[in-house]
Molecule: small-subunit ribosomal RNA
Organism: groundwater metagenome
RNA sequence: AGAGUUUGAUCCUGGCUCAGGAUUAACGCUAGCGGUGUGCAUAACACAUGCAAGUCGAGGGCCGACGCAAGUCGGCCCGGCAAACGGGUGAGUAACACGUUGGAACCUGCCCCGAAGUCAGGGAUAACCCGCCGAAAGGCGGACUAAUACCGGAUAGUGCCCGCCUUUGGCGGGCUAAAGCAGCAAUGCGCUUCGGGAGGGGCCUGCGCAGUAUCAGCUAGUUGGUAGGGUAACGGCCUACCAAGGCUAUGACGCUUAGUUGGUCUGAGAGGACGACCAGCCACAAUGGAACUGAGACACGGUCCAUACUCCUACGGGAGGCAGCAGUGAGGAAUCUUCCGCAAUGGGCGAAAGCCUGACGGAGCGACACCGCGUGGAGGAUGAAGGUCUUUUGAUUGUAAACUCCUUUUCUGAGGGAAUAAAUGAUGAAUGUACCUCAGGAAUAAGCACCUGCUAACUACGUGCCAGCAGCCGCGGUAAUACGUAGGGUGCAAGCGUUAUCCGGAAUUAUUGGGCGUAAAGCGUUCGUAGGUGGUGCGUUAAGUUUGUGGUUAAAUCCGGUCGCCCAACGAUCGAAUCGUCACAAAAACUGGCGCGCUAGAGCUUGGCAGAGGCAACUGGAAUUCCGCAUGUAGGGGUAAAAUCCGUAGAUAUGCGGAGGAACACCAAAAGCGAAGGCAGGUUGCUGGGCCAAUGCUGACACUCAGGAACGAAAGCGUGGGGAGCAAACAGGAUUAGAUACCCUGGUAGUCCACGCCGUAAACUAUGGACACUCGGUGUAGGAAGGACUCGACCCCUUCCUGUGCCUAAGUUAACACGUUAAGUGUCCCGCCUGGGAAGUACGGCCGCAAGGCUAAAACUCAAAGGAAUAGACGGGGACCCACACAAGCGGUGGAACAUGUGGUUUAAUUCGAUAGUAAACGAGGAACCUUACCAAGGCUUGACAUCUCCGGAACCCCGCAGAAAUGCGGGGGUGCCGCAAGGAACCGGAUGACAGGCGCUGCAUGGUCGUCGUCAGCUCGUGCCUUGAGGUGUUCGGUUAAGUCCGUAAACGAGCGCAACCCAUGUCCUAUGUUGAAUUACUUUCAUAGGAGACCGCCGGCUCUAAGUCGGAGGAAGGUAUGGAUGACGUCAGAUCAGCAUGGCCCUUAUGCCUUGGGCCACACACAUGUUACAAUGGCCGGUACAAUGGGCAGCCAACCCGCAAGGGGGAGCCAAUCCCACCAAAGCCGGUCUCAGUUCAGAUUGAGGGCUGCAACUCGACCUCAUGAAGUUGGAAUCGCUAGUAACCGUAUAUCAGACAUGGUACGGUGAAUAUGUUCCUGGGUCUUGUACUCACCGCCCGUCACAUCAUGAAAGAUGGAGGUACCCGAAGUCGCUCUUUUCCCUCGGGAGGAGUGCCUAAGGUAAAGCCAUUGAUUGGGAUGAAGUCGUAACAAGGUAUCCGUACGAGAACGUGCGGAUG
Repeated sequence: AGAGUUUGAUCCUGGCUCAGGAUUAACGCUAGCGGUGUGCAUAACACAUGCAAGUCGAGGGCCGACGCAAGUCGGCCCGGCAAACGGGUGAGUAACACGUUGGAACCUGCCCCGAAGUCAGGGAUAACCCGCCGAAAGGCGGACUAAUACCGGAUAGUGCCCGCCUUUGGCGGGCUAAAGCAGCAAUGCGCUUCGGGAGGGGCCUGCGCAGUAUCAGCUAGUUGGUAGGGUAACGGCCUACCAAGGCUAUGACGCUUAGUUGGUCUGAGAGGACGACCAGCCACAAUGGAACUGAGACACGGUCCAUACUCCUACGGGAGGCAGCAGUGAGGAAUCUUCCGCAAUGGGCGAAAGCCUGACGGAGCGACACCGCGUGGAGGAUGAAGGUCUUUUGAUUGUAAACUCCUUUUCUGAGGGAAUAAAUGAUGAAUGUACCUCAGGAAUAAGCACCUGCUAACUACGUGCCAGCAGCCGCGGUAAUACGUAGGGUGCAAGCGUUAUCCGGAAUUAUUGGGCGUAAAGCGUUCGUAGGUGGUGCGUUAAGUUUGUGGUUAAAUCCGGUCGCCCAACGAUCGAAUCGUCACAAAAACUGGCGCGCUAGAGCUUGGCAGAGGCAACUGGAAUUCCGCAUGUAGGGGUAAAAUCCGUAGAUAUGCGGAGGAACACCAAAAGCGAAGGCAGGUUGCUGGGCCAAUGCUGACACUCAGGAACGAAAGCGUGGGGAGCAAACAGGAUUAGAUACCCUGGUAGUCCACGCCGUAAACUAUGGACACUCGGUGUAGGAAGGACUCGACCCCUUCCUGUGCCUAAGUUAACACGUUAAGUGUCCCGCCUGGGAAGUACGGCCGCAAGGCUAAAACUCAAAGGAAUAGACGGGGACCCACACAAGCGGUGGAACAUGUGGUUUAAUUCGAUAGUAAACGAGGAACCUUACCAAGGCUUGACAUCUCCGGAACCCCGCAGAAAUGCGGGGGUGCCGCAAGGAACCGGAUGACAGGCGCUGCAUGGUCGUCGUCAGCUCGUGCCUUGAGGUGUUCGGUUAAGUCCGUAAACGAGCGCAACCCAUGUCCUAUGUUGAAUUACUUUCAUAGGAGACCGCCGGCUCUAAGUCGGAGGAAGGUAUGGAUGACGUCAGAUCAGCAUGGCCCUUAUGCCUUGGGCCACACACAUGUUACAAUGGCCGGUACAAUGGGCAGCCAACCCGCAAGGGGGAGCCAAUCCCACCAAAGCCGGUCUCAGUUCAGAUUGAGGGCUGCAACUCGACCUCAUGAAGUUGGAAUCGCUAGUAACCGUAUAUCAGACAUGGUACGGUGAAUAUGUUCCUGGGUCUUGUACUCACCGCCCGUCACAUCAUGAAAGAUGGAGGUACCCGAAGUCGCUCUUUUCCCUCGGGAGGAGUGCCUAAGGUAAAGCCAUUGAUUGGGAUGAAGUCGUAACAAGGUAUCCGUACGAGAACGUGCGGAUG
């Protein structure tokens, strides 16, 4: 200090998430030791048991025990002091509670200082004793007695009260005290009064101190005064009376939350969060109320009362309060011992000894935190074994281990042994602890998390969108570094992870330090109050400001130095520091206050000017509609096309006349005016604002503006008018799958007027207002000055001011863009924003007649939503161009039969693959066996095949038996080659195990190859330039081309892969050579072979830019690429192929391998694809007759000749081929004959019979020949294919594969040989540029709403339940205060007091009532969110197929539609 995540990529905006630190923590796994800290955050819930506040005999009385006594010890009561401290907790409290700063009207036991005093008396009472009541707790009566208990008297001033005076003081009058004890004594400790101090406390006050305005008004003791009361003290603190005040947008009142501070955590800081431990203050003590005592309390371990709860009880009545220390239960994720000691420190009492002290000092438990130590050190390579991985070679674990040497922190045992304890002695809980010494032995001691990126660290196996992981993005669907395990690694380490919370990162609330044209964000506009801000000169002041000094800012903490525990944590000590605040002094520049001025801001005056500025009245013509009359006849109207509709009852059209309402053509414009909304025929009246010019006047009067007020399009609402046209709703007609729409015919509210509401719009420049500054250019409107011209003007030119547009510099901006009319540079003021959705919604409040408006959340949910720009893709966007793409033509397919392939079905098997284009006569260029991969049956298991090892044998040939064969059993023949004589090579048989083998799976793990876009003209790179960047430029543009072909231009210049050319074939000529050809005698030649020539827009003319090129012409065999082929850029389709081959991984191994026989791949209701043959006369049949080219041939082609109707057979010549053969064959063609329009002399399927051929074998399942048979079919629906010239069409020939052949297929060859193209509107495909985009899996895209189902949170709701606070009334404990009585008791100074009885005010709790508030719940109901594959449509994104959106109104299953006005996004 940053990083991940929106996109195909980019920049920005913006949220979410992570890395850091921290914690009173908890949970999981793990655990050796020590030190220092720390430990109920939840139920201020309830508590068993023990302890936590006593002490004093030197205040007093009495009693008991022991003792001979002196005396010692103990107890009860009176009395004194303490118990208001210490300890706990944080419920309440938003407050003078706390913090900080000042203050005046106060109190103060014990302590300190000072002054004075301490005289003489009195009457009681508890304990004890006696009696009585009660279960107990406890109580009553009688009698006795003491005091430092109580009471009166004396004395007394510097004390208190009153009065006077010459008022820091003096005088006079009155009032108020006391206690003794110890000691032989000295003396000490006390007591009383007064003054002062120290420390403590009470009170007041400025400032600081949480959220909420969906809490806006609150207040009757309320605010003040007078008088009185009360208090230690001021005061409405209380009472009576009087007045009507007091507080509040600078947030009163209400509600919610909360102890507060020093500080703690975090942060660079400013801040933010928190308030455990420690320290200060406050509050509380079961809940509520109250007072008493006292110096101090309204009192945690005191009292009284009420309430709830618990306990005891003899049922009459009593007792209690752990938020003290331990401990228990409960709650909870969760928080300890019913320990030791008063040795230290501190506290209470005491003269002291001492007693008490769960304060405290210690120990225990918990890795809860921080700190420290250890789990060994050195050497040690056969780099051991084992594990893991592996390319099988090794790598790694790894010097790690083993092993050798060493050490002993820790551990165990033994011995010694502190400090803490002081000014003397004594005194140690912790503790036989810390520490020291010795002995023993590497001995007792390592885990946890992570390893896709962020983020350090990778492999294997298992799993197969399963199981699971995940902080975010995201992993997992058969090769997962992301799941689980293992090995290895990384990080930290007695801990490591997880969860929770806080700060940080987050400049993501922005003071430091953000924004608002389009990302969230400028109020619709103006006026204006409070507030904020404010021109210029002088003087003054000193509030702000600055400087200095002083006080305070407790200690601890933080920081620095030093020191102490071995170090550290921890602690001690010294110092520094911080913010705040107060006081004093100084300064006077700036801001503020006050005073006096000024004129540059602002306003006023005078004279002009422009204008749809506003309001009212009057008025005009054109047009639509309607009405009347007339002319006139069959249509009109409407649409893409129609229909509804109008019209023979006379429409439309035309003419004349009339009625009525609304709107104002041309002028008209980037124009003008207005604050905005908005404003348009003309005239008149009234009226607002602006601009220009000029003088004078006022003298800062200004700017902005929370609340507030006014205005505010359209729609809509109310009342009353008006109503021509238009037109939501509605009706009908069309369109459509539907059409609640778009289109058409009608049509009501409304649109218009008056008055009153509403208060919203894309109310937009999506840009608040004011002022100042910062280059220019060019229009336009108003005014002024000047110039030129003119008789004078206008027009024209220059300058200035004001408005309104465009282009642009600097600058700004994420970019787009803005740019003197700023989105630039600054100042002031206001409004607004803080991820998307839920939602501008709910609830509440205010406004409204209503519709609705304004204000305005949360739960829940997502990891994005968004802006600008970029490259593509796409568009029922645009421009240009191309292609048998269409059009123009010719011939087909689709109908029939058959062939072949595919689907489907069937089957034991019908092996497998290919499936839009880019599968389907495709792999297969040839399935009877073989092939063959499939099925059935029979067999084999180192195997049919390869290598290695061992043994044997030559190899090999022949025969018999079983069997379907494979195979098995048996017999016979045969002895080779090399050799150094061991043996070896080849081959055969057997054995063993390594291994073979697999057409088994994955083409989505791959190589290679191929298809397609597409023979389309594109695809890129280097350097440079532009851009923040993706990226652009180049490659665009103007021409041209088949072409990114070439030329020109141009921030580009070049280059590469493609195009073209180079290559092959054909066409012309030349040269050379030539057999086996032809022709025949020529320097022969068709031809063959080889080499050359030729074509290049080269020549001429037109056009074009003098270019590239193009058009026409000449010549030429060929003319603009001559024709055909080969040649296929970057890439796309996870296209095809694991079955051609190769290959990773997985799988099978007496089988998924291998052999054999037979079967199947040839099935057949059907569907599709590709073909063949036809349907006939341009023909069929018969006879005659003419003309090719390319190929092939030795397991071959096969001549002549003979046989057969023929297929074929015999035969054997020739030929390894320009020689021979297939084949002296071509066929269509031509000539002649016949058939005469018919299911035929067309067509040939199917079937029967008979043959020959190939082959081990034609049954399943071959082709061929002959005879016979003679099916469908008479030109083919929707739709669809090929082809632009030697092409289509028609005709035959050859050949690969091959024993043969299902070939009508493929590949070649020649023969005959057309038609058409005006052209690019449309269909398909493609290219370039441009435009829009919400698409990028890229339109087969994206995406909206209803409905249905499931889940979740939430609103409303008849009501129900609970709670808090207040109001009114009733009742009213204890208690203070007041009043009345007091015969009886006591005291008395004779006034009275104590006590008692009664009563009043106030009042806790309780009760009743009504209203409001908060929360929970509620049948039902509303919308919302979410959910791999539900339904209906298609609203939006492209002109999204009716441009979209905003406001409003109506309508509709739904998205939505329509009307009116508005925006351009």